[in-house]
The RNA shown here (transfer RNA) has 71 nucleotides and comes from a marine sediment metagenome. RNAcentral holds the sequence, with entries from MGnify. Its mean pLDDT, the model's own confidence on a scale to 100, is 84. It matches the Rfam family "tRNA". It is annotated as a transfer RNA. From the family's description: Transfer RNA (tRNA) molecules are approximately 80 nucleotides in length.
RNA sequence: GGGGGCGUAGUUUAACGGUAGAACGGCUGGCUCCAGACCAGCUGGCGCAGGUUCGACUCCUGCCGUCCCCA
Numbered sequence: 001g002g003g004g005g006c007g008u009a010g011u012u013u014a015a016c017g018g019u020a021g022a023a024c025g026g027c028u029g030g031c032u033c034c035a036g037a038c039c040a041g042c043u044g045g046c047g048c049a050g051g052u053u054c055g056a057c058u059c060c061u062g063c064c065g066u067c068c069c070c071a
Stems, first nucleotide, its partner, number of pairs: 001070007010024004018054001025043006047063005
C1' cells in the first nucleotide's frame, strides 16, 4: 500500500427494512440468625457522520477501532 471479517447493555451475544430481546452481572425487596441458593421487580445498549426509504441495528458511502490475509 491492497483485500477481507467484526463493532449492539458492565460481559457473552440475538434481532425477514416495521415498538432492540436473552443470559450472566449490578441495584432493591422477599426468604434466611447471617450468607449463598431460590423468588419478584428494576437497571442499562445499536462505534461516528452522511445517503436511500414513509420507516434503518439491518441497505449504500466515508471515517474510526479491532482482527486476519497479501505485498